[in-house]
Molecule: transfer RNA
Organism: Candidatus Woesearchaeota archaeon
RNA sequence: GCCUCUGUAGCUCAAAGGUAGAGCGCCAUCCUCGUAAGAUGGAGGUUCUGGGUUCAAUACCCAGCAGAGGCU
Numbered sequence: 001g002c003c004u005c006u007g008u009a010g011c012u013c014a015a016a017g018g019u020a021g022a023g024c025g026c027c028a029u030c031c032u033c034g035u036a037a038g039a040u041g042g043a044g045g046u047u048c049u050g051g052g053u054u055c056a057a058u059a060c061c062c063a064g065c066a067g068a069g070g071c072u
Base pairs, nucleotide, nucleotide: 001071002070003069004068005067006066007065010024011023012022013021018055026042027041028040029039030038048064049063050062051061052060
């Protein structure tokens, strides 16, 4: 330098055009003599950035940025 893949909650990942979700973690309550475990509820997101297509984009297209892998 070229090619491919990835970028979504604190972490690991879903959602593949139509209101952004799960597990773990965090907070509160219940339970317990107390803690852990368990139950219930809650908070937490400008979906990497900028454009384009579309009535509507996390999802499609273009460019950039970051990371991983491969070729030379």